Bacterial RNase P class A from Peteryoungia wuzhouensis, 399 nucleotides, folded computationally.
Its Rfam family is "Bacterial RNase P class A". Rfam classes the family as a ribozyme.
A source record names the gene rnpB.
RNAcentral holds the sequence, with entries from ENA.
The source organism's lineage runs through Bacteria, Pseudomonadota, Hyphomicrobiales, Rhizobiaceae and Peteryoungia.
The prediction has a mean pLDDT of 76.
[in-house]
RNA sequence: CCAGUUGGCCGGGCAGCCGCGCUUUACCAAUGCCGAAAGGCGGUAAGGUGAGGAAAGUCCGGGCUCCACGGAAAUACGGUGCCGGAUAACGUCCGGCGAGGGUGACCUCAGGGAAAGUGCCACAGAAAGCAAACCGCCUCGCAUGCGAGGUAAGGGUGAAAGGGUGGGGUAAGAGCCCACCGCGUCGCUGGUGACAGGGACGGCACGGUAAACCCCACCGGGAGCAAGACCGAAUAGGGAUGACGCGGGUGACGCGCAAGCGCCACUACAGCCUGUUUCCGGGCCAGUCAUCCGGGUGGGUUGCGCGAGGCAGCGUGCAAACGCUGUCCCAGAUGAAUGGCUGCCACGUCCCGGGAAACCGGGGCCAUACAGAACCCGGCUUACAGGCCAACUGGCAAA
Numbered sequence: 001c002c003a004g005u006u007g008g009c010c011g012g013g014c015a016g017c018c019g020c021g022c023u024u025u026a027c028c029a030a031u032g033c034c035g036a037a038a039g040g041c042g043g044u045a046a047g048g049u050g051a052g053g054a055a056a057g058u059c060c061g062g063g064c065u066c067c068a069c070g071g072a073a074a075u076a077c078g079g080u081g082c083c084g085g086a087u088a089a090c091g092u093c094c095g096g097c098g099a100g101g102g103u104g105a106c107c108u109c110a111g112g113g114a115a116a117g118u119g120c121c122a123c124a125g126a127a128a129g130c131a132a133a134c135c136g137c138c139u140c141g142c143a144u145g146c147g148a149g150g151u152a153a154g155g156g157u158g159a160a161a162g163g164g165u166g167g168g169g170u171a172a173g174a175g176c177c178c179a180c181c182g183c184g185u186c187g188c189u190g191g192u193g194a195c196a197g198g199g200a201c202g203g204c205a206c207g208g209u210a211a212a213c214c215c216c217a218c219c220g221g222g223a224g225c226a227a228g229a230c231c232g233a234a235u236a237g238g239g240a241u242g243a244c245g246c247g248g249g250u251g252a253c254g255c256g257c258a259a260g261c262g263c264c265a266c267u268a269c270a271g272c273c274u275g276u277u278u279c280c281g282g283g284c285c286a287g288u289c290a291u292c293c294g295g296g297u298g299g300g301u302u303g304c305g306c307g308a309g310g311c312a313g314c315g316u317g318c319a320a321a322c323g324c325u326g327u328c329c330c331a332g333a334u335g336a337a338u339g340g341c342u343g344c345c346a347c348g349u350c351c352c353g354g355g356a357a358a359c360c361g362g363g364g365c366c367a368u369a370c371a372g373a374a375c376c377c378g379g380c381u382u383a384c385a386g387g388c389c390a391a392c393u394g395g396c397a398a399a
Stems, first nucleotide, its partner, number of pairs: 001395010012345007020050009032041003052370001056381002059379005064224004069281007077220005082096005097111001098109004112215002117213002119209003134155002136151007163181006182204001183202004188197003228302004238293007247269001248267004253262003271284003309328008348365007
């Protein structure tokens, strides 16, 4: 200097004038205006503050709110899937192990189980789960291609052909024998572990596929800020149909000749409350649910930002992260605020001139990338013109 890998950052700056949202203080207007009400609204001045790294997607996890259901076990459904750690938690992140890709820095992995079972491996091929002989090779017989036997080393088909390479041996071959590799069994060493390394024995058929069904381990209530709370107002606490149910016992009261009826209280036997079942505990007890018709309201306040918060320093840790100290308050709208104009500078780009180039001078353009909160937070995924920084890898050259 060129190419690449990983991580981080910016994505304009300064000044002036005018205009916005929220908020603080002071003053003014407050018997004002809007509204049925609840409630809301103004002006001046001086301050403070006001969109993102993704605010997007709504793919995960939570905080928070509500719902009579809660605990234990089993099961259905869903999710995750190597080991160790971080975290409020996760399907996230960090560090490792293994496999694959890359010269390398690094990148990727839907990474448990095929000896619990079932399924599939099309076509081609002789043969794709217990095997197999198409071509070929060897031996014999007959005579120029036919038969018998042997073979699985060579060739063909295929994603994959029953261990691989080399040697010996054989009629030709074959783990038939041997060496090494692979595989299996047993054990040793190191490591928290996933795993790694070595050894002994054994010639040794146990293919692949689970983002196929399945098995195993672990985790899992539902709905969601349009959740919810409060205030105000209004109507018709409406009507019809259907289903389930309105149960038992005890006591008091009323009515009744009686049977019985009505009503109140107690009990918790039955029933109901969970995706399903069982057990334990708790709650409910008269209307509930569904469909259709019809009527009223659809207003206001709150939830709504002090947080698993930001920044800086120190410490622990390889790191993710955690702890301590100090400091700061940094949007809260509700048809939805942060904009417009001007000047200068910077980046980038176009033209002209000079220059070998780097670069210099002049002029023009220059809110120009992706894109805007709406309860909040931790992630993941997707989009992004242009530019900057750091470390590492490879190549070339010089000293």